[in-house]
RNA sequence: CCAGGAGGCUGGGCAGCCGCGUUGCGCAAGCACCGAGGAAAGUCCGGGCUCCACGAAGUAAGGGUGGCGGGUAACGCCCGCCGUGGGCGACCAUAGGGAAAGUGCCACAGAGAGUAGACGGCCGAUGGAGGCUGGGACGCUUGCGUUCCAGGUUCACAGGUAACGCUGAAAGGGUGCGGUAAGAGCGCACCGGGGGCCUGGUAACAGGUCCCGCCAUGGUAAACCCCACCCGGAGCAAGGCCGAAUAGGGAUCCCGCGCCAGAAAUGGCAGGAGCGCUUCGCUUCCGAGGAGGUCCGGGUUGGCUGCUCGAGCGACCUGGCAACAGGUCGCCUAGAUGAAUGGCUGCCGACCGUCGUUCGCGAUGGGAACAGAACCCGGCUUACAGGCCUCCUGGCACC
Repeated sequence: CCAGGAGGCUGGGCAGCCGCGUUGCGCAAGCACCGAGGAAAGUCCGGGCUCCACGAAGUAAGGGUGGCGGGUAACGCCCGCCGUGGGCGACCAUAGGGAAAGUGCCACAGAGAGUAGACGGCCGAUGGAGGCUGGGACGCUUGCGUUCCAGGUUCACAGGUAACGCUGAAAGGGUGCGGUAAGAGCGCACCGGGGGCCUGGUAACAGGUCCCGCCAUGGUAAACCCCACCCGGAGCAAGGCCGAAUAGGGAUCCCGCGCCAGAAAUGGCAGGAGCGCUUCGCUUCCGAGGAGGUCCGGGUUGGCUGCUCGAGCGACCUGGCAACAGGUCGCCUAGAUGAAUGGCUGCCGACCGUCGUUCGCGAUGGGAACAGAACCCGGCUUACAGGCCUCCUGGCACC
């Protein structure tokens, strides 16, 4: 210098004028302080806070998480590590428990898709068939016929074969040598794999060694399912306080009042309500209905509160590889509710375009992206013009 990888920061500045919101001061006019973000967003995950529910048992139903260790209030987040896959590398990706509990599925294509499969190809050792050569026996027409044996050959008929081709996401380890009729873990070497043992590591796991010829029960669990662990519901429109009219609700007074037994008291039956669900059990009420009087409480609208000092922010020190934890000092940093945080002008301005150039620069024009609090935090994800910084990898050149 070129090509990359990882991480972080910033994302307009100053002045004047006009304006908005909270708070404070002031009789008022007005003055003073403060006033959006890294994502305030999506509302996806985890918590705080608030209200509701919470008899016991079942842990049934439903949802979520899923290599190991650590961090944290907690998490599906973060850190470190392991395995697998990719890259020359820095590094990147990873939904990564169980397929020997059971069930299901494996479309299309293909010969064959789950107790593998002969379509092409190869072989055809063995068996079969047809020629040829030689020999033997028999017959006679004496050089021909029949039949048997041996050799060699042809066919690809029975059959053998999973090396090769073809189909597919997937076809029963891979490469090579031997072997064979052709082949095949059939035999061997190496690689991969399974099991046992030893060593290292907290562990996931890694290394070594011995045995096994390797479908040892093919793949699929973001299919049902099994295993382990976690989870009550609703959300600031939560919740609390104040509170008018009208309508509606409840209590009480009045009328009225299930069935059976009993003289009655009462008991039984039936019924209603509550305990989230189910089961068991427990508690409680005795009816439905009607009109008016009195009393009570709730809701709509409105106001106040909840409301912002908090798992807070910054600097330094200590421990830790890190996430993070502890300590000291300092700081206060929006609380609106038809919802403030803005507009105009001037100068500067990273950066971009055009022209000129003595290559130093000069002139001129443009000139910030995504977006925007609404109870609060920790994360994740998504959006983002432009600029800056740190570390690392590969290559080339030079010293």
The RNA shown here (Bacterial RNase P class A) has 399 nucleotides and comes from Citromicrobium bathyomarinum. NCBI's taxonomy places the organism under Bacteria, Alphaproteobacteria, Sphingomonadales, Sphingomonadaceae, Citromicrobium. It matches the Rfam family "Bacterial RNase P class A". It is annotated as a ribozyme.